[in-house]
Predicted 3D model of RNase P RNA and transfer RNA as a complex of 540 nucleotides. The prediction has a mean pLDDT of 77. Rfam match: Bacterial RNase P class A.
RNA sequence: AGAGGGGGUCGGGUGAUCGCUCCGAUGCGUGCGCCAGUCGGCGGACGGAUCGGAGAGGAAAGUCCGGGCUCCCCAGGGCAGGGUGCUGGGUAACGCCCAGGCUCCGGUCUGCCUGCCAAGCGGUGGGCGGGCCGGGGACGGAAAGUGCCACAGAAAACAUACCGCCCGCCGAACUCCGCCACACGGCGGACGCAGGCGGGUAAGGGCGAACCGGCGCGGUAAGAGCGCACCGCCCCGGUGGCGACACCGGGGGCACGGCAAACCCCACCCGGAGCAAGGCCAAAUAGGAGGCGAUGCGGUGGCCCGCCGCGAUGCUGUUUCAUUCGCCAUUCGGCGGAUGAGAACGGCUAAGCCUCGGGUUGGCCGCGCAGACCCUGGCGGCAACGCCAAGGGCAAGAUAGAUGAUCACCAACCCCGCCUCAAGCGGGGCCCACAGAACCCGGCUUAUAGACCCCCUCUGCCA
RNA sequence: GCCCCCGUCGUCUAGAGGCCCAGGACGCCACCCUUUCAAGGUGGAAAUCGCGGGUUCGAAUCCCGCCGGGGGCACCA
Numbered sequence: 001a002g003a004g005g006g007g008g009u010c011g012g013g014u015g016a017u018c019g020c021u022c023c024g025a026u027g028c029g030u031g032c033g034c035c036a037g038u039c040g041g042c043g044g045a046c047g048g049a050u051c052g053g054a055g056a057g058g059a060a061a062g063u064c065c066g067g068g069c070u071c072c073c074c075a076g077g078g079c080a081g082g083g084u085g086c087u088g089g090g091u092a093a094c095g096c097c098c099a100g101g102c103u104c105c106g107g108u109c110u111g112c113c114u115g116c117c118a119a120g121c122g123g124u125g126g127g128c129g130g131g132c133c134g135g136g137g138a139c140g141g142a143a144a145g146u147g148c149c150a151c152a153g154a155a156a157a158c159a160u161a162c163c164g165c166c167c168g169c170c171g172a173a174c175u176c177c178g179c180c181a182c183a184c185g186g187c188g189g190a191c192g193c194a195g196g197c198g199g200g201u202a203a204g205g206g207c208g209a210a211c212c213g214g215c216g217c218g219g220u221a222a223g224a225g226c227g228c229a230c231c232g233c234c235c236c237g238g239u240g241g242c243g244a245c246a247c248c249g250g251g252g253g254c255a256c257g258g259c260a261a262a263c264c265c266c267a268c269c270c271g272g273a274g275c276a277a278g279g280c281c282a283a284a285u286a287g288g289a290g291g292c293g294a295u296g297c298g299g300u301g302g303c304c305c306g307c308c309g310c311g312a313u314g315c316u317g318u319u320u321c322a323u324u325c326g327c328c329a330u331u332c333g334g335c336g337g338a339u340g341a342g343a344a345c346g347g348c349u350a351a352g353c354c355u356c357g358g359g360u361u362g363g364c365c366g367c368g369c370a371g372a373c374c375c376u377g378g379c380g381g382c383a384a385c386g387c388c389a390a391g392g393g394c395a396a397g398a399u400a401g402a403u404g405a406u407c408a409c410c411a412a413c414c415c416c417g418c419c420u421c422a423a424g425c426g427g428g429g430c431c432c433a434c435a436g437a438a439c440c441c442g443g444c445u446u447a448u449a450g451a452c453c454c455c456c457u458c459u460g461c462c463a
Numbered sequence: 464g465c466c467c468c469c470g471u472c473g474u475c476u477a478g479a480g481g482c483c484c485a486g487g488a489c490g491c492c493a494c495c496c497u498u499u500c501a502a503g504g505u506g507g508a509a510a511u512c513g514c515g516g517g518u519u520c521g522a523a524u525c526c527c528g529c530c531g532g533g534g535g536c537a538c539c540a
Stems, first nucleotide, its partner, number of pairs: 001459010012410007020055007028047003032043004057434001061445002064443005069274004076305004081270005086100005101139001102137016140265002145263002147259003162205002164201007175190006213231002216228003232254001233252008278365004288356005296310004314348007321340008358539003371394001373393004377388004413429006464536007473489004481520001491507005513529005
C1' cells in the first nucleotide's frame, strides 16, 4: 500500500431569490352574538396581506419484539395456547445491552509421543495437550418417555462379523524323504498351497453423515482396556467462585451414538384489544327487518369453575301427577271444574348478542413545551448503566398529507496542467446513496453513494 | 395507521423431513388416425417450489430475515 473480517463516527456548510405548513404580532375585509341604544364598544369565527420565528432520519422503513397511554368491573383459580432458554448483572420492559463461563474456527508460541531421510549437528511429516490474540455460537434436558436415522453397508442401537488376520481338523496337485517295483508307476510319511468345516478376533480394509472411547507402548497364535502412560468419559469427595463452571485427589476399564429450529419434559414470563384506542360536538336516516335467546344474556377472551352486572328469573299450550269440590254410580270407578312455589315436551317475549338494511364521509380533544429527553461535568461501577436541589439546551405537527427549487461560494471527492517527488497553486467536473414523520418511546432487522478512525488476518514493497 | 392470510410448470392444484433434481388436470409441441378439421390415441417439453441465510447426514416441508400479492377494520341511529 492492497484485499478480507470485526467495531465505531458522520452522512455536507453559508448566503440570496421564489414557494409550502404551523405559530406569534400588527392592521384589513366578510358575516355572527352580546351590551348600549342610534355615528359605538366587547367577544369569538373565517378569508387574505405585512413583519418575525420554527420546520424529517440514521434508518422516519419492515411492523419483528418490548413498554408508556386509552378502553373493556384492575383481570381470581385450573386446563389449553403462545413466547423465552448457559450464568450473573443492567433496564419501565424485552427475544435488547454489558460482563463472565463453555464450545468451535483462524493465527501464533510452546510441551509430549511418533513415522521417514541422514546416521554428526540436524531436516521433514503426523497425532495429542496447554498459553495468548482475533472472530463465530437460537448455548436448558437425549441415563423421564415416545418417535426418526433414507441410500449404501455384514451390521444403524440389548450391536454384529463381509474381506482380512490367527488357531485346530480334513485336504486333490507340486516339492522332499522312505519302501516296493524298476517300463510308465504304486504305497506311506513330512511341508502343508488352493479350497472346505469348526472356532478366536475386531488391529487393518471396506460402507456410511454417524458404527460402541482416541493415540502410543507392552502383550498375544492373531488380537483386544487384556495391562500401562497421556487425553476423553462416568462416580465419589474436597477447594475456589453469588453462579455458569474451573481445579485437585481417589475410584471405575468404559456402561451412556445423533436429532428436541420432532413430539415432549423442566424453569420462567404472558388478561384482551389497539389512537380507525377513547372522549366531546354537529349533521342526516327507517331507533327498520330477520335470527338466537328463561339449565337466560353480557363482562369473558379457546374451554370450565368462580365473581360481578342486566333481565319481565316473565307469559302461554299439550300431556301427566297430587290435593280438593260437584254430579253419576255407590264394589272397583267414570265425567266436569278449581288449585299446585309438581313433572315432561313445546311456543312467545325480556335483557342482550349476531346478521342484513338505512344515514354521514364534518369539526375539536387525545396530539407536541418538558420527558423512561439531549449535551457537558462530577461520583459509583470492568462495562451496560445508575446517582447529582450541578451547569446548559429542546415549540416539526400535516390530514391527501408541508419541510422544496434555482444560483453563487466554501469543504470533500475525481480529472488535467505547473513541479524531480511530496506539499502547494491554477482550470474543469460533481455537489450525489438509502430514503421521507402521522400518538410517543427503548431495541432488533433490512436498505444505504461516499468520507474518517481503531483492532485482527493474508499478500506485496522498503528499511 | 392497525390487524390477518397467501406465494409450487403458462393456469388450477397435490405434497406435511428421504419413496420427489417434485405428481396430476387443462393448455403447448411432435407423431398416428382422417380427403381436411375437430374428437380420439401415443410420446415429449415446461418448476432457481417467491428470495437469502440457518437447523439436519438430508428441506417444497422445520426456524429466522426480506420481497411480492390479497383481505378486513371508520362514525351515527